Predicted 3D model of a 64-nucleotide RNA (Fluoride riboswitch aptamer (crcB RNA motif)) from a Bacillota bacterium. Its mean pLDDT, the model's own confidence on a scale to 100, is 78. The sequence was found by an Rfam model in a public genome assembly. Its Rfam family is "Fluoride riboswitch aptamer (crcB RNA motif)". Rfam links the family to the GO terms response to fluoride and positive regulation of gene expression.

[in-house]
RNA sequence: CGAGAAGACGGCCAUGGAGCCGGCCACAACUGCGCCGCACGACGCUGAUGGCUCCUACCGGUUA
Numbered sequence: 001c002g003a004g005a006a007g008a009c010g011g012c013c014a015u016g017g018a019g020c021c022g023g024c025c026a027c028a029a030c031u032g033c034g035c036c037g038c039a040c041g042a043c044g045c046u047g048a049u050g051g052c053u054c055c056u057a058c059c060g061g062u063u064a
Stems, first nucleotide, its partner, number of pairs: 010025004016055006032045003036041001
C1' cells in the first nucleotide's frame, strides 16, 4: 500500500460530576435495608464509589 475477515458501538452497577480499574446486560442488566402487614400504605436506618482517587452537596468535630 492492497485484499480478506471480524464487528464496532451502546446500556447498567440504591441520591450529583470526573479519571482509572472491575463486573453485568442485549429489552435485559439495574431500581439498598428494617418493621407492621395478604396487598396497598405508614414509620425508621445507612450511603453521594461496584472499588480507588478527586470535586460538589449534606452530617459531625476542632481551630482562627